[in-house]
Context: one part of a larger RNA
RNA sequence: UGACGGGGGCCCGCACAAGCGGUGGAGCAUGUGGUUUAAUUCGAUGAUACGCGAAGAACCUUACCUACCCAUGACAUUUUAAGAAUGACAGAGAAAUUUGUCAGUGCCUUUAUGGAACUUUUAAACAGGUGCUGCAUGGCUGUCGUCAGCUCGUGUUGUGAGAUGUUGGGUUAAGUCCCGUAACGAGCGCAACCCUUGCAAUCAGUUGCCAUCAUUAAGUUGGGGACUCUGGUUGGACUGCCGGUGAUAAACCGGAGGAGGGUGGGGACGACGUCAAGUCAUCAUGGCCUUUAUGGGUAGGGCCACACACGUGCUACAAUGGGCGUUACAGAGGGAAGCUAAGCCGAGAGGUGGAGCAAAUCUCACAAAGGCGCUCGUAGUCCGGAUUGAAGUCUGCAACUCGACUUCAUGAAGUUGGAAUCGCUAGUAAUCGUGAAUGAGAAUGUCACGGUGAAUACGUUCCCGGGCCUUGUACA
Numbered sequence: 001u002g003a004c005g006g007g008g009g010c011c012c013g014c015a016c017a018a019g020c021g022g023u024g025g026a027g028c029a030u031g032u033g034g035u036u037u038a039a040u041u042c043g044a045u046g047a048u049a050c051g052c053g054a055a056g057a058a059c060c061u062u063a064c065c066u067a068c069c070c071a072u073g074a075c076a077u078u079u080u081a082a083g084a085a086u087g088a089c090a091g092a093g094a095a096a097u098u099u100g101u102c103a104g105u106g107c108c109u110u111u112a113u114g115g116a117a118c119u120u121u122u123a124a125a126c127a128g129g130u131g132c133u134g135c136a137u138g139g140c141u142g143u144c145g146u147c148a149g150c151u152c153g154u155g156u157u158g159u160g161a162g163a164u165g166u167u168g169g170g171u172u173a174a175g176u177c178c179c180g181u182a183a184c185g186a187g188c189g190c191a192a193c194c195c196u197u198g199c200a201a202u203c204a205g206u207u208g209c210c211a212u213c214a215u216u217a218a219g220u221u222g223g224g225g226a227c228u229c230u231g232g233u234u235g236g237a238c239u240g241c242c243g244g245u246g247a248u249a250a251a252c253c254g255g256a257g258g259a260g261g262g263u264g265g266g267g268a269c270g271a272c273g274u275c276a277a278g279u280c281a282u283c284a285u286g287g288c289c290u291u292u293a294u295g296g297g298u299a300g301g302g303c304c305a306c307a308c309a310c311g312u313g314c315u316a317c318a319a320u321g322g323g324c325g326u327u328a329c330a331g332a333g334g335g336a337a338g339c340u341a342a343g344c345c346g347a348g349a350g351g352u353g354g355a356g357c358a359a360a361u362c363u364c365a366c367a368a369a370g371g372c373g374c375u376c377g378u379a380g381u382c383c384g385g386a387u388u389g390a391a392g393u394c395u396g397c398a399a400c401u402c403g404a405c406u407u408c409a410u411g412a413a414g415u416u417g418g419a420a421u422c423g424c425u426a427g428u429a430a431u432c433g434u435g436a437a438u439g440a441g442a443a444u445g446u447c448a449c450g451g452u453g454a455a456u457a458c459g460u461u462c463c464c465g466g467g468c469c470u471u472g473u474a475c476a
Stems, first nucleotide, its partner, number of pairs: 001476002003473003007470007015460002019424005026315008034306002042053002064301007073126001077125002081120003086103007107115002109112001128290002131288003137284002139279003142275001144273001149188006155164003168179003194267004199235007209224002213222002238261001241255005317417001321376007333364003338357002343352003383414001388409007430452007
């Protein structure tokens, strides 16, 4: 100087407390461990692994296993020789592969043993490796933590390591600001500048809107720019004003005006560093290893196994509910190998059909919870939907291993969950639907969007984590 203390002081955080809803019990989905297996490819492992890499394993992907095959190789550069490229057909084989046949002659020019590109062939130099090492590395990332810290120059001080500044008195979300002060300044962080949302003005009115005037089944059409909305440009909030407290400061408390009040809400943004944290399997890369194989190709299988254990979720156990009928109100997105309307067929998944739309025009697309009415009457039920049987639909060469969905039948566990444990302070929790990415199909995951919309916070004694000062130490 740090680190640590079941030392002290001050302060903060859904850290506790006050509340609301869960997990832990059930069934299923998904990830992991374990076990099994020819293989169940690899990585991630307290917080900071476990719906994680994977924004999507039937083949492919795919790295694993089995079988069959290749040998300058699937790919790059150089050498020799030939041919444009390329397309079609037939035989063998499960395919990779292999044997033959036919068609075909382009582009550029200094027109010839020419060149470019491509294919085949020849020869070695080499290619190749998702093989090892993240404890050799770059890059990227997690975490402490959006915590308020981390440092430097000059000066001063101490024999020196170092100290001072950065401590003290107040204050703040903040090393934020003020005052004091052997310090005076400065840098990286904080804040602000950026995006979005909340109010208004102005400009512009099509595909958007409709108050007035006509018109229609319908903003449908004429018309209109007022309103909504869209998207450009501006304004607006700064403790600016008033009162009080305070040290005449910084600031705090209350009030006014205002759409908004004290960082307005949300996002992006992550200092010096810590964990030899994670990643050699995104990529790049040193070294090592391999080279008829640890490389490459094909087919089938596996990654989907299943006495079990754990994590994360979905659906429930019902009446604030289930069922049936009827009736409203969103936002944000996607669409050309696409979204697909009306109509018709089907009980339905869906089929047919083909209008429109590169989309404020067309379409996905009926939002659902909600309102109104009827029914069920506390039951393992008209709750719950697992499992299984049958019949189908769609995608795709192909749904057996191993897809999603529909219909009929079947109708398991489950009656609110032990010890323990998690999230959340407001348009939040809870609850309800909607969309997108993932390039056939395949979400209860992820990311986004809106609808309805709470309870509680006395407080900081205690648990956990963190910041500052101080103290002890046989620790570094």
A computed fold for a 476-nucleotide part of an RNA from a metagenome, annotated as small-subunit ribosomal RNA, 3' major domain. The RNAcentral record of the full RNA draws on SILVA.